[in-house]
Molecule: THF (Tetrahydrofolate) riboswitch aptamer
Organism: pig gut metagenome
RNA sequence: CAGAGUAGGGAAACGCGCGUUAAGUGCCGCCCGGACGGAGAGUUGCCGGGAGGACGAAAAGCAGGUCAAUGAUGAUCCGCUUGCGGUGCGCUUCCCGCAUCUCGCUG
Numbered sequence: 001c002a003g004a005g006u007a008g009g010g011a012a013a014c015g016c017g018c019g020u021u022a023a024g025u026g027c028c029g030c031c032c033g034g035a036c037g038g039a040g041a042g043u044u045g046c047c048g049g050g051a052g053g054a055c056g057a058a059a060a061g062c063a064g065g066u067c068a069a070u071g072a073u074g075a076u077c078c079g080c081u082u083g084c085g086g087u088g089c090g091c092u093u094c095c096c097g098c099a100u101c102u103c104g105c106u107g
Base pairs, nucleotide, nucleotide: 001107002106003105008096009095010094011093012092014090015089016088017087018085019084020083027053028052030050031049032048033047034046038103039102040101041100059082060081061080062079064077065076066075067074068073
């Protein structure tokens, strides 16, 4: 001088779910906790949890049950399919990746 390697984050494919009667996701600040290359330290950065605030959506088709009704039809429940949601989890691949400081490792 160069390089490897963490937690974690992102994207895509696949699988199983949830919601579509709006939870979840995303945004804001508050409180609590955790992790952060092999070692030590460690942030105003990262992740998780709690209780809040503001905002906010895409449904369609088919079959069946129950109730009301002469019937048309209406109400309600439920199943399947195709969608939709900055949707959850698992798994695979790829990409990014020590805030920073000191030391170490490989060449």